[in-house]
Molecule: c-di-GMP-I-UAU riboswitch aptamer
Organism: Deltaproteobacteria bacterium
């Protein structure tokens, strides 16, 4: 000095379990290790997930409004669904990409 062989300190923690926060996505603490040479740190960019809204479609429930009254119509309200726009979040253990490190052959 690093492209990760040898080896030795020491490092972090997926699944799931128990608290605790959140509308969630998902986080923090405790346990617990599949794994990790940046599995540190950082949401730049792509991507994925969550919430709200907006347009559409369909369906019902309730109210209005027309009507003598049903029923049709119309609006508004609720439910689903799907695609897109627009906002706000999460994930760095999904990729890059900035930045900072701990040991260390050949060269």
């Nucleotide at each position: 000095u690093a492209a990760g062989a040898c080896a030795a300190a020491g490092g972090c923690a997926a699944a799931c379990c128990c608290g605790a926060g959140g509308u969630a996505a998902c986080u923090c603490g405790g346990g617990g290790a599949c794994g990790c040479a940046a599995a540190g740190c950082u949401a730049c960019u792509g991507c994925u997930c969550c919430c709200u809204u907006u347009u559409u479609a369909a369906g019902u429930u309730u109210u209005u409004a027309c009507u003598u009254u049903u029923a049709u119509u119309a609006a508004a309200u609720c439910u689903u669904a799907a695609a897109a726009g627009a906002g706000g979040g999460a994930g760095a253990g999904c990729a890059g990409g900035g930045u900072u490190a701990c040991c260390a052959a050949c060269a």